This is a predicted structure of a 349-nucleotide part of an RNA (small-subunit ribosomal RNA, central domain) from an uncultured Gammaproteobacteria bacterium. The full RNA is in RNAcentral, with records from Greengenes. Model confidence (mean pLDDT): 89 of 100.

[in-house]
Context: one part of a larger RNA
RNA sequence: CUGGGCGUAAAGCGCGCGUAGGCGGUUAGAUAAGUCGGAUGUGAAAGCCCCGGGCUCAACCUGGGAACUGCAUUCGAAACUGUCUGGCUAGAGUAUGAUAGAGAGAAGCGGAAUUCCACAUGUAGCGGUGAAAUGCGUAGAUAUGUGGAGGAACACCAGUGGCGAAGGCGGCUUCCUGGAUCAAUACUGACGCUGAGGUGCGAAAGCGUGGGGAGCAAACAGGAUUAGAUACCCUGGUAGUCCACGCCGUAAACGAUGUCAACUAGAUGUUGGGAGGGUCUACCUCUUAGUGUCGCAGCUAACGCAUUAAGUUGACCGCCUGGGGAGUACGGCCGCAAGGUUAAAACUC
Numbered sequence: 001c002u003g004g005g006c007g008u009a010a011a012g013c014g015c016g017c018g019u020a021g022g023c024g025g026u027u028a029g030a031u032a033a034g035u036c037g038g039a040u041g042u043g044a045a046a047g048c049c050c051c052g053g054g055c056u057c058a059a060c061c062u063g064g065g066a067a068c069u070g071c072a073u074u075c076g077a078a079a080c081u082g083u084c085u086g087g088c089u090a091g092a093g094u095a096u097g098a099u100a101g102a103g104a105g106a107a108g109c110g111g112a113a114u115u116c117c118a119c120a121u122g123u124a125g126c127g128g129u130g131a132a133a134u135g136c137g138u139a140g141a142u143a144u145g146u147g148g149a150g151g152a153a154c155a156c157c158a159g160u161g162g163c164g165a166a167g168g169c170g171g172c173u174u175c176c177u178g179g180a181u182c183a184a185u186a187c188u189g190a191c192g193c194u195g196a197g198g199u200g201c202g203a204a205a206g207c208g209u210g211g212g213g214a215g216c217a218a219a220c221a222g223g224a225u226u227a228g229a230u231a232c233c234c235u236g237g238u239a240g241u242c243c244a245c246g247c248c249g250u251a252a253a254c255g256a257u258g259u260c261a262a263c264u265a266g267a268u269g270u271u272g273g274g275a276g277g278g279u280c281u282a283c284c285u286c287u288u289a290g291u292g293u294c295g296c297a298g299c300u301a302a303c304g305c306a307u308u309a310a311g312u313u314g315a316c317c318g319c320c321u322g323g324g325g326a327g328u329a330c331g332g333c334c335g336c337a338a339g340g341u342u343a344a345a346a347c348u349c
Base pairs, nucleotide, nucleotide: 004320005319006318007303008302012317014201015200016199017198021194022193023192025088026087027086028085029084030083031082033081034080035077036076037075038074039073040072041071042070049065050064051063052062053061054060091191092188093187094186095185096183097182098181099180103177105175106174107173108172109171110154115149116148117147118146119145120144121143125136126135162169163168206247207246208245209244210243211242215241216240220236221235222234223233258316259315260314261313262312263311266294267293268292269291270290271289272288273287274286275285276284277283298305299304322349323348324347331342332341333340334339
């Protein structure tokens, strides 16, 4: 470079925004860079290829032709691509009016429960397990009642329900704020898609500084179990879990399925909106945007996927190329560190 691939065999970046680049709706005109055709010049000779000739043949030598797919100049063509000019509205967007929602941030508030403290009632146990023991308790526990403190999480509603690009988001109220959908018109007029680098967001754990600390709980201690038990079980328990600010940048970050667009039988459930019908709180039909299940064609190694495609196509990006060595070493970059990212080879099967 080419080919074949990427749900599960190796392979879709965790997810956005976006620079360069690549690609780009419809119509008219212009242009002639790409594109196509002609001509001229050049494209050394030898070699290769074709037709001949000479050594008895061949190798070899030799004549002619073709070829040299290229480059330059010039004359033309104008469908397509490009460029320029002018339009269009089907892509994209804006305006108007509605709608649903755990979308984000901040502040305030609420009740249940656990724990602790005080007081009261009350007495010998409580707790825990397969069974026990460690542990707690006559200095009065467990249980029950009243009051108080404090932290964290929000039962029911709750739903293959909703929202968000992903990570993710769930008590209530207020403030501020992002996006989506629907309906009917009006407007802008290709303003679009993708996206190497770049940049932002990014669960949990972990790190720094300062708070906070109820419950839970790595580490740790003790009790059991066991041949042993650095475990599973039990009693405790510190980091941490929580908050603020700053780092880290990884996950089976999964739909193991990149984004965008078009096309290709249906059936059935559900969420949001709209229209029509109706015997008008029900229900029926149509439509639109999501979200599930089943299923035809087609695809697939099979499993399965099947208008939310893994079908049929197009645009752009990322990635793969036998197993191990190894997502390692070295070097670079990033990080306070932990480490992350980029990423080999020898050797071996």